[in-house]
Context: one part of a larger RNA
Molecule: small-subunit ribosomal RNA, central domain
Organism: uncultured prokaryote
RNA sequence: CUGGGCGUAAAGCGCGCGUAGGCGGUAUUGUAAGUGGGAUGUGAAAGCCCCGGGCUCAACCUGGGAACUGCAUUCCAAACUGCAAAACUAGAGUAUGGUAGAGGAAAGUGGAAUUUCAGGUGUAGCGGUGAAAUGCGUAGAUAUAGGAAGGAACACCAGUGGCGAAGGCGACUUACUGGACCAAUACUGACACUGAGGUGCGAAAGCGUGGGGAGCAAACGGGAUUAGAUACCCCGGUAGUCCACGCCGUAAACGAUGUCUACUAGCCGUUGGGAGACUUGAUCUCUUAGUGGCGCAGCUAACGCAAUAAGUAGACCGCCUGGGGAGUACGGCCGCAAGGUUAAAACUC
Numbered sequence: 001c002u003g004g005g006c007g008u009a010a011a012g013c014g015c016g017c018g019u020a021g022g023c024g025g026u027a028u029u030g031u032a033a034g035u036g037g038g039a040u041g042u043g044a045a046a047g048c049c050c051c052g053g054g055c056u057c058a059a060c061c062u063g064g065g066a067a068c069u070g071c072a073u074u075c076c077a078a079a080c081u082g083c084a085a086a087a088c089u090a091g092a093g094u095a096u097g098g099u100a101g102a103g104g105a106a107a108g109u110g111g112a113a114u115u116u117c118a119g120g121u122g123u124a125g126c127g128g129u130g131a132a133a134u135g136c137g138u139a140g141a142u143a144u145a146g147g148a149a150g151g152a153a154c155a156c157c158a159g160u161g162g163c164g165a166a167g168g169c170g171a172c173u174u175a176c177u178g179g180a181c182c183a184a185u186a187c188u189g190a191c192a193c194u195g196a197g198g199u200g201c202g203a204a205a206g207c208g209u210g211g212g213g214a215g216c217a218a219a220c221g222g223g224a225u226u227a228g229a230u231a232c233c234c235c236g237g238u239a240g241u242c243c244a245c246g247c248c249g250u251a252a253a254c255g256a257u258g259u260c261u262a263c264u265a266g267c268c269g270u271u272g273g274g275a276g277a278c279u280u281g282a283u284c285u286c287u288u289a290g291u292g293g294c295g296c297a298g299c300u301a302a303c304g305c306a307a308u309a310a311g312u313a314g315a316c317c318g319c320c321u322g323g324g325g326a327g328u329a330c331g332g333c334c335g336c337a338a339g340g341u342u343a344a345a346a347c348u349c
Stems, first nucleotide, its partner, number of pairs: 003321004007303002012317001014201004021194002025088002028085004033081002035077008049065006091191001092188004096183004103177002106174004110154001115149003120144002125136002162169002206247006215241002220236004258316006266294012278281001298305002322349003331342004
């Protein structure tokens, strides 16, 4: 390479958008590049294969044939693919009217709680633990009622509920803004799918500059525990956590399951629409888009999956090829750095 694979054995890029490329709906006409068939020329000889002949046989030599699956020219065919023309509406999209939503980003507002501060009441403890101690407190703490400041997070509602491509998103109000779904028509007329490179987004931690700092809390200090205790427990506590702008670009970034399309028994819940029925109800039925639980066929090494497939097929991309060495070295690219990305070999089992 071929082949076989990628939920858990090695293997789906963290997720979008999109270039090249690949691939592409229905019907008609033309063309003849691909495709199929015929003819002609060529495809040296030797060799291989088949049928004969000659050395006593064989190896060997020799005659004929076949083959040389190819290439070129030419003729024919027109189903399929391509190309050209002109159409269609079932894919895709646009318009109209509605609906739900923690989708995004900005400004403002609110209450509960923690902490601190000032004064009041009040007196000897508080706090903490398995038990203690460090710690706080007669310079009046803890507790208690009202007041002030400041930061961060938004109890209940809350739901295998919702929204988003993923990361993720949860108090309330306002203006801005993206997407989805449903219904009925009208319009465009294949405009579609995937997507190497590319480009954008991307939790937490970390980095730069400037703010902010209530609580929590790496590091650090102290008290315990212990043989020791660079820990688990306790008392403190700085970066950080928060905001603005700019980097970083990684996660068990998980459904460990790429995206799109079609098809393939049923049953039960739930969310958002639409329609219908009557007995008008905490009702029932149908349908559509999600989101869950079971389960048949089928698949699977088993576990399990099972219309949200890991079933049956198609299109395109990514990735795997024994363990260790190693996601390392070297080189390239990126980064302020931390490091990221691409990515071996010797050797060894």